[in-house]
Context: one part of a larger RNA
RNA sequence: CUGGGCGUAAAGGAUGCGUAGGCGGAAGAUCAAGUUGAGAGUGAAAUCCUAUGGCUUAACCAUAGAACUGCUCUCAAAACUGGUUUUCUAGAAUAUGGGAGAGGCAGAUGGAAUUGGUGGUGUAGGGGUAAAAUCCGUAGAGAUCACCAGGAAUACUCAUUGCGAAGGCGAUCUGCUGGAACAUUAUUGACGCUGAGGCAUGAAAGCGUGGGGAGCAAACAGGAUUAGAUACCCUGGUAGUCCACGCCCUAAACGAUGCACACUAGUUGUUGCGGUACUAGUUAUCGCAGUAAUACAGUUAACACAUUAAGUGUGCCGCCUGGGGAGUACGGUCGCAAGAUUAAAACUC
Numbered sequence: 001c002u003g004g005g006c007g008u009a010a011a012g013g014a015u016g017c018g019u020a021g022g023c024g025g026a027a028g029a030u031c032a033a034g035u036u037g038a039g040a041g042u043g044a045a046a047u048c049c050u051a052u053g054g055c056u057u058a059a060c061c062a063u064a065g066a067a068c069u070g071c072u073c074u075c076a077a078a079a080c081u082g083g084u085u086u087u088c089u090a091g092a093a094u095a096u097g098g099g100a101g102a103g104g105c106a107g108a109u110g111g112a113a114u115u116g117g118u119g120g121u122g123u124a125g126g127g128g129u130a131a132a133a134u135c136c137g138u139a140g141a142g143a144u145c146a147c148c149a150g151g152a153a154u155a156c157u158c159a160u161u162g163c164g165a166a167g168g169c170g171a172u173c174u175g176c177u178g179g180a181a182c183a184u185u186a187u188u189g190a191c192g193c194u195g196a197g198g199c200a201u202g203a204a205a206g207c208g209u210g211g212g213g214a215g216c217a218a219a220c221a222g223g224a225u226u227a228g229a230u231a232c233c234c235u236g237g238u239a240g241u242c243c244a245c246g247c248c249c250u251a252a253a254c255g256a257u258g259c260a261c262a263c264u265a266g267u268u269g270u271u272g273c274g275g276u277a278c279u280a281g282u283u284a285u286c287g288c289a290g291u292a293a294u295a296c297a298g299u300u301a302a303c304a305c306a307u308u309a310a311g312u313g314u315g316c317c318g319c320c321u322g323g324g325g326a327g328u329a330c331g332g333u334c335g336c337a338a339g340a341u342u343a344a345a346a347c348u349c
Stems, first nucleotide, its partner, number of pairs: 004320003007303002012317001014201004021194003025088007033081002035077008049065006091191001092188004096183002103177007110154001115149007125136002162169002206247006215241002220236004258316006266294012278281001298305002322349003331342004
């Protein structure tokens, strides 16, 4: 390379947009590049293969044939691929309509709770644990009432719910804004699918500058436990957690399952939109789109998957090739750094 694979054995890129490239709907006409057929030329010799012959055989050698599956040219065909052109509407997109949604960004506002402060009432404990102690408290704590301050998170509703490409998104209101589904006809007329590079987004932690700091809490300190206890438990507590701007670019970034399309038994829920029927409802039923449970065929090593496939096929991309060494070294690129990314070999079993 071929072949075989990628839910859990090695293997789906964290996610999207998209360039080149690859692949691409229906009908007609035309060209003849690919394709197919015929012919001509060439395809050195040797080798290989077949036949016959020569050395006593064999290896070896000689003669003849076949082959050299290729390339060039000429003629022809027009089904398929391709080029050009004309047309179409089933793919795709747009317009219109009323709905759903924790989709995004910005601003404003609210209540519960924790903590702190001030004042009142009030007196000896409070806190914490398996038990304690460190700790707080007669300089009046804890409890309780009122007021004030500040930060963070938004109980219930809340789910097998919804939205988003993924990360993710949850108080209320306002403004701006993205996407999807459904319905009706209308419009464009293949405008499509995938996507190496590229660009953008990307939890938490971490980094830079400036704010903020209630609670929580790495580090750290003390108290316990213990043989020890650099822990688990307790009392404190700083970065951080929050905001703005700029970096970092990684996760069990998981459905451990790439994207798109087509086809292949059912049953039961639920969400959105719409239709039909009637007894007009907390009704029945149907269509499309999502999201779950269960189960046949089929698949699977098994577990399981099963119209949301891991079934049957097509197109394109990514990735795997025994374990360790190692996602390491060196080099490159990126980064303020931490490090990220790309990525071996010796050796060893």